[in-house]
RNA sequence: GCGGAGGGGCAGGAGAUCGCGGGCCGGUCGCGAGCGAUGCGCGCGCGACACGGCUCGAGGAAAGUCCGGGCUCCGCAGGGCACGGUGCCGGGUAACGCCCGGGCGCCGCAAGGCGAUGGAAAGUGUCACAGAGAACAGACCGCCGAUGGCGGACGGCUUCGGCCGUACGCACAGGCAAGGGUGAAACGGUGGGGUAAGAGCCCACCGCGCGCGCCGGAAACGGCCGCGGCACGACAAACCCCCUCGGGAGCAAGGCCAAACAGGAGCGAGGGGCGGCCCGUCCCAUUCGAGCUCCGGGUAGGCUGCACGAGGCGUCGGGUAACCGGCGUCCCAGAGAGAUGACCUCAGCGGGCCUCAGGGUCCGUUACAGAACCCGGCUUACCCCCCUCCGUGGAU
RNA sequence: GCGCCCGUAGCUCAGUUGGAUAGAGCGCGUGCCUCCGGAGCACGAGGUCGCAGGUUCGAAUCCUGCCGGGCGCA
Numbered sequence: 001g002c003g004g005a006g007g008g009g010c011a012g013g014a015g016a017u018c019g020c021g022g023g024c025c026g027g028u029c030g031c032g033a034g035c036g037a038u039g040c041g042c043g044c045g046c047g048a049c050a051c052g053g054c055u056c057g058a059g060g061a062a063a064g065u066c067c068g069g070g071c072u073c074c075g076c077a078g079g080g081c082a083c084g085g086u087g088c089c090g091g092g093u094a095a096c097g098c099c100c101g102g103g104c105g106c107c108g109c110a111a112g113g114c115g116a117u118g119g120a121a122a123g124u125g126u127c128a129c130a131g132a133g134a135a136c137a138g139a140c141c142g143c144c145g146a147u148g149g150c151g152g153a154c155g156g157c158u159u160c161g162g163c164c165g166u167a168c169g170c171a172c173a174g175g176c177a178a179g180g181g182u183g184a185a186a187c188g189g190u191g192g193g194g195u196a197a198g199a200g201c202c203c204a205c206c207g208c209g210c211g212c213g214c215c216g217g218a219a220a221c222g223g224c225c226g227c228g229g230c231a232c233g234a235c236a237a238a239c240c241c242c243c244u245c246g247g248g249a250g251c252a253a254g255g256c257c258a259a260a261c262a263g264g265a266g267c268g269a270g271g272g273g274c275g276g277c278c279c280g281u282c283c284c285a286u287u288c289g290a291g292c293u294c295c296g297g298g299u300a301g302g303c304u305g306c307a308c309g310a311g312g313c314g315u316c317g318g319g320u321a322a323c324c325g326g327c328g329u330c331c332c333a334g335a336g337a338g339a340u341g342a343c344c345u346c347a348g349c350g351g352g353c354c355u356c357a358g359g360g361u362c363c364g365u366u367a368c369a370g371a372a373c374c375c376g377g378c379u380u381a382c383c384c385c386c387c388u389c390c391g392u393g394g395a396u
Numbered sequence: 397g398c399g400c401c402c403g404u405a406g407c408u409c410a411g412u413u414g415g416a417u418a419g420a421g422c423g424c425g426u427g428c429c430u431c432c433g434g435a436g437c438a439c440g441a442g443g444u445c446g447c448a449g450g451u452u453c454g455a456a457u458c459c460u461g462c463c464g465g466g467c468g469c470a
Base pairs, nucleotide, nucleotide: 001392002391003390004389005388006387007386008385009384013346014345015344017342018341020057021056022055023054024053025052026051027049028048029047030046031045032044034042035041036040059368063379064378066377067376068375069374070373071250072249073248074247083246084245085244087242088102089101090100091099092098103117104115105114106113107112118241119240123239124238125235126234127233140180141179142176143175144174147173148172149170150169151168153166154165155164156163157162188206189205190204191203192202193201207230208228209227210226211225213224214223215222216221254304255303256302257301263295264294265293266292267291270284271283272282273281274280311330312329313328314327315326316325317324318323348365349364350363351362352361353360354359397469398468399467400466401465402464403463406422407421408420409419415453424440425439426438427437428436446462447461448460449459450458
């Protein structure tokens, strides 16, 4: 220099101007009751405001809503079935399918990474095509043909019919599964012995299984010893079995206040048009009830839940770590269809050009993205910077 | 907030108890037929099965996470 692995930080800094949302204080206006007083004041409370000041104001993911919990209401003696989730071991935690450490397996030269990683000798099911054979299998090519059979040759014997022996040939009976070939997978692997050829047939090593063997470990598991020639293919993100967890709903949960209309109870006779008013007149009501008062549930609407929390930061201690504990310190958005923006200056950073250099000048300066009951995770989106480690090339 | 469904050729759909060439109709292209066009006949092209990862010998199909679209309830 190139390629790669792991981890961390930041989400721009300072200032000015104009804007936005919440809270507090003030101001102005309105209303209410009160006091003094008599056509004005005083303070208090409530409300409004496009007014002034101070203060606070998004994220690492606020996102997806994929898990887990808090909170709230409903349900619930206990147990089982069903359904769904999770699945090596230990630890952390409020809890988890998350995190940490370890074991085992796989990938990578390595740093490291990935794993829904219990059970296939409880059962059911599947294993296409190819291939001889695909689950307690099979013989296409091939090897052999010791033994039996057939054939001719040679030798021996002969009662001349044959018989026996030797080597050879055929590949008929048959034996074999080493090699070839098919396949994702072919019923252990390598080497030696053995054999007619072969084969765990036998032996050594490796692998596999078993022992409630011994040792190490808290456990998963690892090591050793002995036994067994091997009997037991893969798939459970197929059904299933085993262990374990899960009651349901969600802040539109839930609580409080409470118009209008309708309803109930009580008292109850007026009301409206013509008209400036009275008289008058007309209409409605007086059993079907105007108006007033009260009541219950509760809609619209308002308040609350709702911002102090499994909280942040610092430090000390325990622990390999996740995490836990002590002490100190801080208060840190919150609404209602939903507030953070615009622009300028300086510094910094990056790039281009000029310059011997100092420096000058021009341009750019951000990605993903906006809380809505809260919290712990996971996943996804994404700008820039830093650290450590691994492999490799070159120079010294 | 809670729950559910869909995505396959240009369009509309099959295929989803895993099995090797992913099909059909319409459309498109070429040829035949016709004086020409249509209809008809024959042949052909056209697919990251929404994306990525995993399980498996093997994935459109099973599992997980994303992306896009749609529906229902309060």
Predicted 3D model of RNase P RNA and transfer RNA as a complex of 470 nucleotides. Its mean pLDDT, the model's own confidence on a scale to 100, is 79. Rfam match: Bacterial RNase P class A. By type it is a ribozyme.